[in-house]
RNA sequence: GGGCACGUAGCUCAGCGGUUAGAGCAUCGAUCUUAUAAGUCGAGGGUCCCUGGUUCAAAUCCAGGCGUGCCCACCA
Numbered sequence: 001g002g003g004c005a006c007g008u009a010g011c012u013c014a015g016c017g018g019u020u021a022g023a024g025c026a027u028c029g030a031u032c033u034u035a036u037a038a039g040u041c042g043a044g045g046g047u048c049c050c051u052g053g054u055u056c057a058a059a060u061c062c063a064g065g066c067g068u069g070c071c072c073a074c075c076a
Stems, first nucleotide, its partner, number of pairs: 001072007010025004018056001027043005049065005
């Protein structure tokens, strides 16, 4: 340098044009216990990587950029 995949909550991920953006774990509170853990119930936490475009409507489609991973090539 070329190609491909990915980027959504603190972490791992789902959601593939339309309802209020979700799950598990973690965190916090309550409950339970002599106490802790486990269990049960509840709560908080999001610019959906950035910019622009398409559309009545974009996390989702398109373009560019940035970042991460893999493969190939080149130089030393």
Transfer RNA from Candidatus Yanofskybacteria bacterium RIFCSPHIGHO2_02_FULL_43_15c, 76 nucleotides, folded computationally. The same sequence occurs in records of 2 taxa. The sequence is in RNAcentral, with records from ENA. Its mean pLDDT, the model's own confidence on a scale to 100, is 81. NCBI's taxonomy places the organism under Bacteria, Bacteria candidate phyla, Candidatus Yanofskyibacteriota.